This is a predicted structure of a 72-nucleotide RNA (transfer RNA) from an Actinomycetota bacterium. The source organism's lineage runs through Bacteria, Bacillati and Actinomycetota. Rfam family: tRNA. The coordinates come from a structure-prediction model, not an experiment, and the mean pLDDT is 81.
RNA sequence: GUCUUCGUAGCUCAGCGGAAGAGCGCGGCCCUCCGGCGGCCGAGGUCGCACGUUCGAAUCGUGCCGGGGACG
Repeated sequence: GUCUUCGUAGCUCAGCGGAAGAGCGCGGCCCUCCGGCGGCCGAGGUCGCACGUUCGAAUCGUGCCGGGGACG
């Protein structure tokens, strides 16, 4: 340099046009002598960035940025 793949919550990931969820983690409450386990509730996201397509984009297209892989 070319090709390819990935980028979504603190972490690991789902979601593949109708507008974002799970597990773990974190906070509060219940429980307990205290903790743990368990139960209930909650906070937390410019969906890497920009532009385009569309009535509507995390999702489709293009370009960039970053990580992995292959080739030279």